RNAcentral holds the full RNA, with entries from ENA and SILVA. A computed fold for a 347-nucleotide part of an RNA from a Saprospirales bacterium, annotated as small-subunit ribosomal RNA, central domain. Rfam family: Bacterial small subunit ribosomal RNA. Lineage of the source: Bacteria > Pseudomonadati > Bacteroidota > Saprospiria > Saprospirales.

[in-house]
Context: one part of a larger RNA
RNA sequence: CUGGGUUUAAAGGGUGCGUAGGCGGUUUGAUAAGUCAGUUGUGAAAUACCCCGGCUUAACCGGUGGACGUGCGAUUGAUACUGUCAGACUUGAAUCAGGUUGAGGUAGGCGGAAUGUGGCAUGUAGCGGUGAAAUGCAUAGAUAUGCCAUAGAACACCGAUUGCGAAGGCAGCUUGCUGGACCUAGAUUGACGCUGAGGCACGAAAGCGUGGGGAGCAAACAGGAUUAGAUACCCUGGUAGUCCACGCCCUAAACGAUGUUUACUUGCUGUUUGGCCUUUGGGCUGAGUGGCGAAGCGAAAGCGAUAAGUAAACCACCUGGGGAGUACGCCGGCAACGGUGAAACUC
Numbered sequence: 001c002u003g004g005g006u007u008u009a010a011a012g013g014g015u016g017c018g019u020a021g022g023c024g025g026u027u028u029g030a031u032a033a034g035u036c037a038g039u040u041g042u043g044a045a046a047u048a049c050c051c052c053g054g055c056u057u058a059a060c061c062g063g064u065g066g067a068c069g070u071g072c073g074a075u076u077g078a079u080a081c082u083g084u085c086a087g088a089c090u091u092g093a094a095u096c097a098g099g100u101u102g103a104g105g106u107a108g109g110c111g112g113a114a115u116g117u118g119g120c121a122u123g124u125a126g127c128g129g130u131g132a133a134a135u136g137c138a139u140a141g142a143u144a145u146g147c148c149a150u151a152g153a154a155c156a157c158c159g160a161u162u163g164c165g166a167a168g169g170c171a172g173c174u175u176g177c178u179g180g181a182c183c184u185a186g187a188u189u190g191a192c193g194c195u196g197a198g199g200c201a202c203g204a205a206a207g208c209g210u211g212g213g214g215a216g217c218a219a220a221c222a223g224g225a226u227u228a229g230a231u232a233c234c235c236u237g238g239u240a241g242u243c244c245a246c247g248c249c250c251u252a253a254a255c256g257a258u259g260u261u262u263a264c265u266u267g268c269u270g271u272u273u274g275g276c277c278u279u280u281g282g283g284c285u286g287a288g289u290g291g292c293g294a295a296g297c298g299a300a301a302g303c304g305a306u307a308a309g310u311a312a313a314c315c316a317c318c319u320g321g322g323g324a325g326u327a328c329g330c331c332g333g334c335a336a337c338g339g340u341g342a343a344a345c346u347c
Base pairs, nucleotide, nucleotide: 004318005317006316007301008300012315014202015201016200017199021195022194023193025089026088027087028086029085030084031083033082034081035078036077037076038075039074040073041072042071049066050065051063052062053061054060092192093189094188095187096186097184098183099182100181104178105177106176107175108174109173110172111155115151116150117149118148119147120146121145122144126137127136163170164169207248208247209246210245211244212243216242217241221237222236223235224234259314260313261312262311263310264309267292268291269290270289271288272287273286274285275284276283277282296303297302320347321346322345329340330339331338332337
């Protein structure tokens, strides 16, 4: 290089936008670069292959021998496909108009329940906690009950194999700003497309920096138990943190463990949201989201129009286990650490 793979055996990049590149709809003409054919030059000799010959044979050697030398150059043609140039088209793509949907994003305002705390009142000896206890709280009046005030965080029911978003993710109500998707009948542009190495942006939680905030919860920590021990599980406390603003970090079982795009391939049954028809029972037709299954696929489990089926384009990745996602170097980071990423040795 050819070849084989990537749900679970090693292997899909966390996600998007997009540069170079790769690939690219229908049709006409031109061209002849790729492509194909002919002719011609060159492609040293030796070696290797075939034929013939010489040493008794062979190895070995020889021949104005043959063939090969798959390549390169020149030239003459062919024009289906690819390319290039010029023109046309509408089905891919996009735009316009009208409508629909949603926890999509962001900024502000508001609300009730619960919890904690403070005040006042009622009230008296316990409360709390557990398997059982104790630490803890409480006659300086706790727990419980009522009213008032205040603080922070999260939004019960609705709520659902529901919806939205590229992914991460998004849920009280309301307002402003704002992104997307889908449907309908047309109109417009006329291939404007797909993918995407680098690059850029986003990216849960934890963590970091500065400044706020701090109710509940709670790493660390302290105490009480348990136990042979108990640096745990249980209990009482409790600080970072969890929350907000701004700036970093850039990793996850970032999962559908399934890259993106396009086309094709029996059906049945739910559900969300559009459109059309309706005898109001339902039917037809889009876009999502579930279940079961034909063919087919698969080692099986299973997948099965939301494919892991049948094909094509492009990217990423894999090549026995350990050593090791380590060492070294480089890049990034305030740090924590992240990215890239071996070998010896060993089985």